Bacterial RNase P class A from Qipengyuania vesicularis, 392 nucleotides, folded computationally. Its mean pLDDT, the model's own confidence on a scale to 100, is 77. The model forms 96% of the base pairs in the Rfam consensus. The sequence was found by an Rfam model in a public genome assembly. Its Rfam family is "Bacterial RNase P class A". By type it is a ribozyme. Taxonomically the source falls in Qipengyuania (Bacteria, Pseudomonadota, Alphaproteobacteria, Sphingomonadales).
C1' cells in the first nucleotide's frame, strides 16, 4: 500500500430576533429544560394497574432445547463445548431423543427400511459338447455384489490376504461403538484397551424427554362533575328442613381433592334512555455519567457528582450571520508529474493543499415507564485482529 474481519462513535454546531410547550419561583414576568440510535416493527420479558377468592395435583395450550454464568425476567447477554463455512482474524447452529410408535424420501433406478440384479463377473461342484486320456469350450442349475449405470443418498473407507468369482470373509490403518484413567464446574476432550461393527436421511415431520408459563392492559384504573328511566320485553336455573346454630342441595374452575366464599335471587338475548366534560395516573427510575475494585467477560458492590419532555387534535418553529462536513467545478496560490529548454522559464494535468464559485445533507418523530432482539440508514471518525506485496 492493498484486501478482509470484529468493535465504538457522530450522523450538524454558535449566535441574534420573533415565536411554541412545559416545570419551579419572589408570577407585568425570571430561570431551567424540551424526540431517536433507531423514538420503528408490536417480536419477547418485565415494572406497575385491575379481575379471577386461595392452595396442592392432573388434564388441554403455548414456549424454551449442547455446558456453565449474567440479570428483575427472558425467547436476550457473555464465556466456553461440538458442527459446518472460511488460508486466516472470524462466522453461523431451530445444537436433547431415529432401538418407543407413526410417517415421508418425488423423478430415475434393479432396488430407497429391515430393500435389490439392469450392465456384469464366476460357474470350482452337478449337469451339456469335444477327446482314449490329460485337459479344453460354452454356458443351464447354480454363487456374487467387488466393477459399470441411476440418483441428493445404494447398507462404510483405502489397501494387503483370501476365493471359481466375491464379500469386513480375515488383517492394517482410518471411521463407528463400548470403556478404565487422565484433565475440565460441565458440555466434552485425550491416552489406552475391547468389539467386525447389517440396520441411511428428515423430528423448521406428528411424536417422545427435560424445563418453564393466569388474563387483560395507560384505550389499565382512581377521583370529581352532569344527566337520565332504579325503564320496557322474552327465556333459562333456584325457592327445602329447622326457632336459631346447623344439614342438604345448586353457584364461584377443564377435572379432583382441601378451604373459604354467595345463595332467595340470579344469568343470558332484545328494545330504548343518558354520560363522550375535568382532574389524577405521568416522570426519581432494577436512571445517567466519573472513579476504584473483584471477574476471561457479561455484569456486579463501593464512594461521588447530575436530574435530561410530559403534550391531550396533540408543543420544540421561522429568518440572518458564522463555523464545520460532502459532491462537482476551478490552473487563481504554491505544491507534485509530464513535455520543452544549456539554465531561467514556458505549457499541460484538478494528483496533494489553500483560497474561489455552485449544489447538496441519511433512516426517520415521545404520547406509562424500563431491559433486549430485529429491520431501516447518505455521509464521516477512532481503535484492534487477519492475509498479502513492497522496503529497511
Nucleotide at each position: 500500500c492493498c484486501a478482509g474481519g470484529g468493535g465504538g462513535c457522530c450522523g450538524g454546531g454558535c449566535a441574534g430576533c420573533c415565536g411554541c410547550g412545559u416545570g419551579a419561583c419572589c408570577u407585568a414576568g425570571u430561570c431551567g429544560c424540551g424526540a431517536g440510535g433507531a423514538a420503528a416493527g408490536u417480536c419477547c420479558g418485565g415494572g406497575c394497574u385491575c379481575c379471577a377468592c386461595g392452595a396442592a395435583a392432573c388434564a388441554a395450550g403455548g414456549g424454551u432445547g449442547g455446558c456453565g454464568g449474567g440479570u428483575a425476567a427472558c425467547g436476550c447477554c457473555c464465556g466456553c463445548c461440538g458442527u459446518g463455512g472460511g488460508u486466516a482474524a472470524c462466522c453461523a447452529c431451530a445444537g436433547g431423543g431415529a432401538a418407543a410408535g407413526u410417517g415421508c424420501c418425488a423423478c430415475a433406478g434393479a432396488g430407497a427400511g429391515c430393500a435389490u440384479a439392469c450392465c456384469g463377473c464366476c460357474g470350482a461342484u452337478g449337469g451339456c459338447c469335444c477327446g482314449c486320456a490329460a485337459g479344453g469350450g460354452a454356458u443351464c442349475a447354480g454363487g456374487c455384489a467387488a466393477g459399470g449405470g441411476u440418483g441428493a443418498a445404494a447398507g462404510g473407507g483405502u489397501g494387503c490376504g483370501g476365493u471359481a468369482a466375491g464379500a469386513g470373509c480375515g488383517c492394517a490403518c482410518c471411521g463407528g461403538g463400548g470403556u478404565u484413567c487422565u484433565g475440565g464446574u460441565a458440555a466434552c476432550a485425550g491416552c489406552g484397551c475391547c468389539c467386525g461393527c447389517a440396520u441411511g436421511g428428515c423430528a423448521a415431520a406428528c411424536c417422545c424427554c427435560a424445563c418453564c408459563c393466569g388474563g387483560a392492559g395507560c384505550a389499565a384504573g382512581g377521583c370529581c362533575g352532569a344527566a337520565u328511566a332504579g325503564g320496557g320485553g322474552c327465556g333459562g336455573c333456584g325457592c327445602g328442613c329447622g326457632a336459631a346454630a346447623g344439614c342438604a342441595g345448586g353457584g364461584g374452575u377443564g377435572u379432583u381433592u382441601c378451604u373459604c366464599c354467595c345463595c332467595a335471587g340470579u344469568c343470558g338475548c332484545c328494545c330504548g334512555g343518558g354520560u363522550u366534560g375535568g382532574c389524577u395516573g405521568c416522570u426519581u427510575g432494577a436512571g445517567u455519567c466519573u472513579u476504584g475494585a473483584a471477574g476471561c467477560a457479561a455484569u456486579u458492590c463501593a464512594a461521588g457528582a447530575c436530574c435530561u419532555a410530559g403534550a391531550c387534535g396533540a408543543a420544540u418553529g421561522g429568518c440572518u450571520g458564522c463555523c464545520g462536513c460532502c459532491g462537482c467545478g476551478c490552473g487563481g496560490c504554491a505544491g507534485g508529474u509530464c513535455g520543452u529548454g544549456a539554465a531561467a522559464g514556458c505549457g499541460a494535468u484538478a494528483c496533494c493543499g489553500c483560497a474561489c464559485g455552485c449544489g447538496g445533507g441519511a433512516c426517520a418523530g415521545a404520547a406509562c415507564c424500563c431491559g433486549g432482539c430485529u429491520u431501516a440508514c447518505a455521509g464521516g471518525c477512532c481503535c484492534c485482529c487477519u492475509g498479502g506485496c513492497a522496503c529497511u